[in-house]
RNA sequence: GAGUUUGAUCCUGGCUCAGAUUGAACGCUGGCGGCAUGCUUUACACAUGCAAGUCGAACGGCAGCGCGGGGGCAACCCUGGCGGCGAGUGGCGAACGGGUGAGUAAUAUAUCGGAACGUACCCAAGAGUGGGGGAUAACGUAGCGAAAGUUACGCUAAUACCGCAUACGAUCUAAGGAUGAAAGCAGGGGAUCGCAAGACCUUGUGCUCCUGGAGCGGCCGAUAUCUGAUUAGCUAGUUGGCGGGGUAACGGCCCACCAAGGCGACGACGGGUAGCUGGUCUGAGAGGAUGGCCAGCCACAUUGGGACUGAGAUACGGCCCAGACUCCUACGGGAGGCAGCAGUGGGGAAUAUUGCGCAAUGGCCGAAAGGCUGACGCAGCGACGCCGCGUGUGGGAGGAAGCCCUUCGGGGUGUAAACCACUGUUGCCCGGGACGAAUAAGCGGAUUCAUCCGCUCUGACGGUACCGGGUGAGGAAGCACCGGCUAACUCCGUGCCAGCAGCCGCGGUAAUACGGAGGGUGCGAGCGUUGUCCGGAAUCACUGGGCGUAAAGGGCGCGUAGGCGGCUUUUUAAGGGUGCGGUGAAAGUCCGGGGCUUAACCCCGGAUCGGCCGUGCCGACUGGGAGGCUUGAGCACUGUAGAGGCGAGUGGAAUUCCGGGUGUAGCGGUGGAAUGCGUAGAGAUCCGGAAGAACACCGGUGGCGAAGGCGGCUCGCUGGGCAGUGGCUGACGCUGAUGCGCGACAGCGUGGGGAGCAAACAGGAUUAGAUACCCUGGUAGUCCACGCCGUAAACGAUGGGCACUAGGUGCUUGGGGGAGCGACCCACCGAGUGCCGGCGCUAACGCAUUAAGUGCCCCGCCUGGGGAGUACGGCCGCAAGGCUGAAACUCAAAGGAAUUGACGGGGGCCCGCACAAGCGGUGGAGCAUGUGGUUUAAUUCGACGCAACGCGAAGAACCUUACCUGGGCUUGACAUGCACGGGAAACCCUCCAGAAACGGAGGGCCCUCUUCGGAGUCCGUGCACAGGUGCUGCAUGGCUGUCGUCAGCUCGUGUCGUGAGAUGUUGGGUUAAGUCCCGCAACGAGCGCAACCCUUGCCCCCAGUUGCUAACGGGUAAUGCCGAGGACUCUGGGGGGACUGCCGGUGCCAAACCGGAGGAAGGUGGGGACGACGUCAAGUCAUCAUGGCCCUUACGUCCAGGGCUACACACGUGCUACAAUGGGCCGUACAAAGGGUUGCGAAGCCGCGAGGUGAAGCCAAUCCCAAAAAGCGGUCCUCAGUUCGGAUUGCAGUCUGCAACUCGACUGCAUGAAGCCGGAAUCGCUAGUAAUCGUGGAUCAGCUACGCCACGGUGAAUACGUUCCCGGGCCUUGCACACAC
Repeated sequence: GAGUUUGAUCCUGGCUCAGAUUGAACGCUGGCGGCAUGCUUUACACAUGCAAGUCGAACGGCAGCGCGGGGGCAACCCUGGCGGCGAGUGGCGAACGGGUGAGUAAUAUAUCGGAACGUACCCAAGAGUGGGGGAUAACGUAGCGAAAGUUACGCUAAUACCGCAUACGAUCUAAGGAUGAAAGCAGGGGAUCGCAAGACCUUGUGCUCCUGGAGCGGCCGAUAUCUGAUUAGCUAGUUGGCGGGGUAACGGCCCACCAAGGCGACGACGGGUAGCUGGUCUGAGAGGAUGGCCAGCCACAUUGGGACUGAGAUACGGCCCAGACUCCUACGGGAGGCAGCAGUGGGGAAUAUUGCGCAAUGGCCGAAAGGCUGACGCAGCGACGCCGCGUGUGGGAGGAAGCCCUUCGGGGUGUAAACCACUGUUGCCCGGGACGAAUAAGCGGAUUCAUCCGCUCUGACGGUACCGGGUGAGGAAGCACCGGCUAACUCCGUGCCAGCAGCCGCGGUAAUACGGAGGGUGCGAGCGUUGUCCGGAAUCACUGGGCGUAAAGGGCGCGUAGGCGGCUUUUUAAGGGUGCGGUGAAAGUCCGGGGCUUAACCCCGGAUCGGCCGUGCCGACUGGGAGGCUUGAGCACUGUAGAGGCGAGUGGAAUUCCGGGUGUAGCGGUGGAAUGCGUAGAGAUCCGGAAGAACACCGGUGGCGAAGGCGGCUCGCUGGGCAGUGGCUGACGCUGAUGCGCGACAGCGUGGGGAGCAAACAGGAUUAGAUACCCUGGUAGUCCACGCCGUAAACGAUGGGCACUAGGUGCUUGGGGGAGCGACCCACCGAGUGCCGGCGCUAACGCAUUAAGUGCCCCGCCUGGGGAGUACGGCCGCAAGGCUGAAACUCAAAGGAAUUGACGGGGGCCCGCACAAGCGGUGGAGCAUGUGGUUUAAUUCGACGCAACGCGAAGAACCUUACCUGGGCUUGACAUGCACGGGAAACCCUCCAGAAACGGAGGGCCCUCUUCGGAGUCCGUGCACAGGUGCUGCAUGGCUGUCGUCAGCUCGUGUCGUGAGAUGUUGGGUUAAGUCCCGCAACGAGCGCAACCCUUGCCCCCAGUUGCUAACGGGUAAUGCCGAGGACUCUGGGGGGACUGCCGGUGCCAAACCGGAGGAAGGUGGGGACGACGUCAAGUCAUCAUGGCCCUUACGUCCAGGGCUACACACGUGCUACAAUGGGCCGUACAAAGGGUUGCGAAGCCGCGAGGUGAAGCCAAUCCCAAAAAGCGGUCCUCAGUUCGGAUUGCAGUCUGCAACUCGACUGCAUGAAGCCGGAAUCGCUAGUAAUCGUGGAUCAGCUACGCCACGGUGAAUACGUUCCCGGGCCUUGCACACAC
């Protein structure tokens, strides 16, 4: 920095990622080289080999080897004479080097100091090295034992051992003195001595004593060094002293005695964990983590203990004892210690060769040569890490093949390949071939005798690096990822499966997230994964956080330690500042330079090393000492308000109970009731009495108190505050861990008290239940005394103190001033308590001199949610429980504030046939129709609350038809194209078999164009393809429903807000309306509203047939029938008309509203068309279109028959009724809008009728359908299952149609069912509406239409009103909702 809490936002906050890192491991892959590095686990166990020896110039010697000598023919034997040397004596080393990290929280480590010490080898200086002695291993002899080993006797040497002399130093001392050493060996050598060895001399080396040094080591101190207080007290050699012992040395290290100390919240003691450091990793730094390799220190060496030797050890490859383990054994007894190098087993995710060499560096021994050296130098193994190189380079197509994608045109892989031309790193082959090596030593030379120069010898690595030549693109690329974070996209497969996943999350049929592929991205001999640590994380905040509401202020006070502290003088120099000095190992890091072809790596120089110590100076500031001051603080005095506290007393009202009187049927209680009380007299009322508790009004937004809390009145005792005065003290202050005290209610203990109230409990109700809410009762308790408890939303969710920083306005209470008779008023100075508000602050809300502002001081507390304030432990409590207070596990969040919505049995305002008012229905009956269900071979499919259900369907007997059964077809019933063959037009008719389709046969007919090839057209065969009402309406287009004709939905700019967003659009009015007006940080605009369109209502103009007929004429039985007319009606084209325009009133203005005039019509005149942003993954893949998937002799297509019409049921929508406002019959009047040529069909005639016949007229303002019906007039029926009602059924018919069995409509006669107005519930309608009456049309051969759409006739009732139900709009409020109740 990013992702992740939300619809969105800001904040808080956790989780996660990108980086770097690694002694790593795992997966896939692997060409070369350099430099590094490699048991992090079982300090588990170890076979085998090696890892510490050396010196013959300390010694006696001679086991083995070589040489020499002697013997022997030879095998061989003898000979320490020489080179040398096993074993042994002796010396030095073995305490180093190498390993490991168990233990250790201090006996360690780091840094800086200190005094009471040691020191072999080394250096410097001094002194000495004289003379004696006795042993002992080896060895020999003998013995024991399985072995390891060991015993006895005997011989012998020394640089082994002892002691004599000497003593410059040394040690002790009583200062007189006393004590204490030694060793030789080797080379050379003239004289002298000696038989010889040798003495002796000299050189070298060694030895003894002493002093000093260097380096090393021992000891002491200061500071620093993990974790938890759920470890708070620890301590008997403990702390100190005196004396002694011991040590190299101080010391309680050890001992005796004496004293009673010592340590600890600045964390003792105990627990857990851990080697420490230089450094390493990370980080901007501060910090955090870490301590592998390398370097310093420490500790350890199978476990525990012990000492010896020694300069040094309490000793890795020494000893002793004990334990465990392993091995050997003759069972008596012995041996062993890889945390040395290799190696083995085991453990483990995991870590190498039983290699070469002492050539170099270093170590031990030695005079040296040299020996030893698993230290070390090299090599081997491992991509474990870092670094370098390569796997080729150039050319090469609008671009091969393959593969992938595709909209089928093409695109991608891709100059990539092929191909052409080159190069030669590396590999491979051949040849050459190092540096590291120069010391020591030898030889030679020089020399001032320290040494220097030259030559020779010496290489594990290694014939390696490196160089040259040859060969030949020839041997050398993978891994992860591609949803966001995060760079990189498509196809297929899969179908919440298989799987992925670091977090968010992907997968339920189109997955860029799974698996594969193509392509791409990243890195590259590696790439990923897992683990670790730091970072990001300011997420423990020193740098650098917080605590009103997100986690977080202790319930409140007093006060201990501690922290912090007013003005001033002086001193000090602990802190602080500055200079200088010491130290801060090397390596590492950084900078500069150098060496390997570069780099890694290595070398040199410099810087750094943040620190500690010492010292000089300074004196501001903090601290310490001394002195002064008064403003902080306190005291005194004078006042003052108050439910501050404690105790004692006292008062009235009310409640209840008791007694008595009056009095009668109820009381009580609730939403309504019941339980309960009451005729044994309640309740009501009056009088009297008793008891307990609480104190109405005043009372407050008021007062007091630290908080909890405190309320009648009086008295007593008592705490605190405030004001005034400025007398006294002189910083006496603030805070406050631990501690102590106080601490509502409830609860506990003991004893009282008990009126009312009231957990528990009982009963009555409510309810699905009701362990509740409501009611009737009622016990603890509430009250008092004493003692516990110690909690709370103990809240201002805001710790205390001090200071500073605009105001306005109340209230309480002091003070002095002014005014007033006064209550009290005015201005001012304090103290307190509220509200509003500015700067500032805040995530916002908000806070704002009573801070949540600005600062300082002190305390408490927080660090994701859950688990959990739980468990364990401890402390407290009589108990209840309190205080302290985790973890496992689990989640990707949990939260705060604010925003927009939705929602609320929240509020306000307002609409709608929403309720109400009214009229008529549905729900009951019969039938029709649709649906569910059931049934069925099939009962095709879809539609499902409103908004599916007389819906798609405005016409299912066949057809339709998508379903079922059966029979057929396979280029297909239908389209386009190609190839081949064929035919003639195409086509029509007949016959056979068949249910038909299909199949077979026969006949009729003989097309158009032509460049004469052919083409169009048809048939057959074959190939591409057709076809699908198969799936997905949750892949879609289009169309539609719905909220809703509701009044809303938005945008630009500006403004406000960190932001979501707000404003505008809210507000005041008004409207049917976001309609308009006014106001306003808004100003405008868009989609909606309205208007523009159609229709209807009035008038005018034009036009006048098929319509009309007033006037005129003609004619008829009659009629616009005819002439004629355009006046009227009407038709259909145009225009006018209505706009709150006018008047009055209301409205602050305005908009507008109310009333009125005029007018055919008045405030949108009535009706229609028209449906904003959007919602419902609403409906439709079966209208159509369409992606994807599926079927292909079938899921396509043809045919016949059946089914969609089934029926025990259930629901929706309708029709007809139940009758008299009716029904039947007779007569009679008035429409509108439509339809009509395969059609409407008149008159006439026939039939009871459906209908038949008939044919006029009409392509229709002409003719027809056509009669309108209700109505009106008359008549019958008289309340009855009827002259209501017509279902059902029988018979007989009519019509359509290929065909009415399943399954049509209609007619006549007969039959006459249920039904007498419909439970709960529920629907429509506000005017030409409801109701009621008929008429027409689409579809259609016919029709199950009672449906739907349209038309006119007659023609009401009611609306007080908006409380309630439903839906909606606006504002507001709450919210833990947002797929939104």
Predicted 3D model of a 1381-nucleotide RNA (small-subunit ribosomal RNA) from an uncultured Gemmatimonadota bacterium.
The sequence is in RNAcentral, with records from ENA and SILVA.
Model confidence (mean pLDDT): 87 of 100.